Model confidence (mean pLDDT): 79 of 100.
This is a predicted complex of two RNAs, RNase P RNA and transfer RNA, with 432 nucleotides together.
It holds a member of the Rfam family "Bacterial RNase P class A". By type it is a ribozyme.
RNA sequence: CCUGCCGGACGGGCAGCCGCUCCCGGUUACGGGGGAGGAAAGUCCGGUCUCCACAGGGCAGCGUGCCGGCUAACGGCCGGGGGUCCGUUCAUCGGAUCACGGAAAGUGCCACAGAAAACAUACCGCCCCGGAAUGCCGGGGUAAGGGUGAAAAGGUGCGGUAAGAGCGCACCGCGGCGCGGAGUAAUCCGCCCGGCAGGGCAAACCCCACGCGGAGCAAGACCAAAUAGGAGGGAAGGAGCGGCCCGCUCCGCUUGACUCUCGGGUAGGUCGCUAGAGCCCGGCAGUAAUGCCGGGCCCAGAGGAAUGGCUGCCGCCCCGCAAGGGAACAGAAACCGGCUUACAGUCCGGCAGGCCGC
RNA sequence: GCGCCCGUAGCUCAGUUGGAUAGAGCGUCUGGCUACGAACCAGAAGGUCGCGUGUUCGAGUCACGCCGGGCGCG
Repeated sequence: CCUGCCGGACGGGCAGCCGCUCCCGGUUACGGGGGAGGAAAGUCCGGUCUCCACAGGGCAGCGUGCCGGCUAACGGCCGGGGGUCCGUUCAUCGGAUCACGGAAAGUGCCACAGAAAACAUACCGCCCCGGAAUGCCGGGGUAAGGGUGAAAAGGUGCGGUAAGAGCGCACCGCGGCGCGGAGUAAUCCGCCCGGCAGGGCAAACCCCACGCGGAGCAAGACCAAAUAGGAGGGAAGGAGCGGCCCGCUCCGCUUGACUCUCGGGUAGGUCGCUAGAGCCCGGCAGUAAUGCCGGGCCCAGAGGAAUGGCUGCCGCCCCGCAAGGGAACAGAAACCGGCUUACAGUCCGGCAGGCCGC
Repeated sequence: GCGCCCGUAGCUCAGUUGGAUAGAGCGUCUGGCUACGAACCAGAAGGUCGCGUGUUCGAGUCACGCCGGGCGCG
């Protein structure tokens, strides 16, 4: 210097003009101020908020799963442990990665091949005995070797044996509610004991521990038109019945156009609605995540939705002599913390490889 | 805003406790039959199982994350 991977940051800047939207001031004209993102996305987790439900406990269901810490909470983040892989064969060290509780509670599955796929077993082989007599047959022992398979009942060596075998021993591995030490713990180290318990799969059922009430801003609250309907009051120079045999006047009861009030509730409007687990700077505690303290700042809130365009200068990349051309992924909808996914190009740091120079 | 389902050949679909060459019907192509065509008979081709990562000895099937499509409720 180039390439690749990982982590972090940025995602063109300034000025002018014309628009759009919200807020404030103003009678208007108009003036001033704010106006997308790191993911606003997917809606995969967790919360704030609101309403509904709710004695307590259990079952069922769903989710999470090494240990410790952080946090409002989390399946997130930080640190540690262990496993696996790589650098260098081992140890150390460095890097990457891991859905990393339990297979010694039970059930189930492990095709084909293979003797045997899990209460073990014997195809070839090896050894012994008996019979036959070169090659065979029968019985027994064995699991070292061969073979099958993804996986075969500890590994290496020595002893031992007819051949063998944890059969015995040493080392390694494994197990131990055995001891001691370090550590909050996971775990690690050392000693002792045990010849070895015993395959894999729980992203198969399951067991154990822990967590979880449901719905979602179209949550929910307030104001409230017209029409229809409900409750109550008044009520005609309306009707019916009665007081009287009839009529009129008058009186009483019922009904009652019309009218007033009240309540529910729709359209519509307002609130929720953006000052918040907020942003920037500095200090302190902590390995870190993060927390605390001090100072400064206000930064979209129209419920169908504004955030755009032009010009000039500067900056970056590509083609071209030049004029000129291009610049990603994508766009708020109650809000916040994460995860995941998309992303042209630039910068910084780390690791690995290659080339050149000293 | 909340929830559910689907994706397998050109088309419509099977593939259920994970097991090895992934099938069926229609369609396409080739040959036969026929004077020719249809029907019929025989044969063949055609698949990144939507994509990626993982679990497992082994994935169309299991888990997770994306992509595309459809449906329901308020």